[in-house]
Notes
Lysine riboswitch aptamer from uncultured Eubacterium sp., 161 nucleotides, folded computationally. Its mean pLDDT, the model's own confidence on a scale to 100, is 82. Its Rfam family is "Lysine riboswitch aptamer". Its family is annotated with lysine biosynthetic process in the Gene Ontology.
RNA sequence: AGUAGAGGCGCAGAUUUUAUCAGUAACGGCUUGGACAUGGCAGGCAUGAGAGAAGAGUCGUGAAAGGAACAUCUGCCGAAGGGGGAAAAUACCUGUAGAUUUUCUUUCUGGGCGUAUGGUGAAUAACCAUGCGACUGUCAUCGCAAUGAUGGAGUGCUACU
Numbered sequence: 001a002g003u004a005g006a007g008g009c010g011c012a013g014a015u016u017u018u019a020u021c022a023g024u025a026a027c028g029g030c031u032u033g034g035a036c037a038u039g040g041c042a043g044g045c046a047u048g049a050g051a052g053a054a055g056a057g058u059c060g061u062g063a064a065a066g067g068a069a070c071a072u073c074u075g076c077c078g079a080a081g082g083g084g085g086a087a088a089a090u091a092c093c094u095g096u097a098g099a100u101u102u103u104c105u106u107u108c109u110g111g112g113c114g115u116a117u118g119g120u121g122a123a124u125a126a127c128c129a130u131g132c133g134a135c136u137g138u139c140a141u142c143g144c145a146a147u148g149a150u151g152g153a154g155u156g157c158u159a160c161u
Stems, first nucleotide, its partner, number of pairs: 001161005008077001010076006017069002026061007036048004040096005080109011110136002113133008138152005
C1' cells in the first nucleotide's frame, strides 16, 4: 500500500400498512360587522371586496405534508450524525430574513442506552447539540493473575498478501 473482517436494541435508505397530525387547514351556508384583505417583511405588481373586506359566532363537508410504529427489502461498519464556508434550486418581480433539498470543502464525534438542559416539532412521539452516569468494543501502560486499574481515539483496531 492492497484485500477481508469485528463492535450490536449497530448505522442509513426505500416500500406497504397503521395511528397521530385533526374534527385542524381549506371550502360552503347563516348571523353579526361595515372597509379593507392576501402573496414571510419592505417597495412594486396582481387578485378579491358596498352584488359586502378584515374580524367574531354558529352549522355542514372535511384533507394533506413533514415526523412516528411494525414488517419486508437494499446498502454498509465514518456505517453515520453535527458545526463552519461556498454554489444552485424552491414559493409573481427586486431587496432582505428564515426554512427545505442537492453538491463541494473544512472541522468535531468509537458505539448504543439512560438522564438533565436547550433547539426543531401539533405532540408527553421522534430527532439534534451539550453535560452527567453506568455499559460495551478496541489499543497502550501497570499488574503474578483476575470478571482488575489508568489512559487514548475510528485516516483507529485485527488478520492475510